The RNA shown here (SAM riboswitch aptamer (S box leader)) has 117 nucleotides and comes from Paenisporosarcina sp. TG20. Rfam family: SAM riboswitch aptamer (S box leader). Rfam links the family to the GO term regulation of gene expression.
RNA sequence: CUCUUAUCAAGAGCGGCGGAGGGACUAGGCCCUACGAUGCCCGGCAACCGGCAAGUGAUUAACUUGCAAAGGUGCUAAUUCCUGCAGAUUUCUUUAUGUGGAUCUGAAAGAUAAGAG
Numbered sequence: 001c002u003c004u005u006a007u008c009a010a011g012a013g014c015g016g017c018g019g020a021g022g023g024a025c026u027a028g029g030c031c032c033u034a035c036g037a038u039g040c041c042c043g044g045c046a047a048c049c050g051g052c053a054a055g056u057g058a059u060u061a062a063c064u065u066g067c068a069a070a071g072g073u074g075c076u077a078a079u080u081c082c083u084g085c086a087g088a089u090u091u092c093u094u095u096a097u098g099u100g101g102a103u104c105u106g107a108a109a110g111a112u113a114a115g116a117g
Stems, first nucleotide, its partner, number of pairs: 001117008013042001015041003021032003026084004043076003048072002051067006080109001085106007093098001
């Protein structure tokens, strides 16, 4: 880097450093930010892997539930901040096709974990 699987509506500081933009990309919107953001450190949150216990399973494998959080990661404004593509429902407008709005579902893209190449 590519592929596969799972998850993405919950949760997490009134700390320190630092000093300008930031919210992945692109476009639009909407936000955060000198009352100090983004980032780094510490703290914290969670529980994917790993650990422990119990259960299902003839056994292994696998699966389910629970516990802890000293291990490997991750996360720590806003749903992945929202929309962009497709479909459904509904509403407005139009003679009509259509266009615009709202809600929902799915996809795409992305993030993270685990595995494979």
Its mean pLDDT, the model's own confidence on a scale to 100, is 81.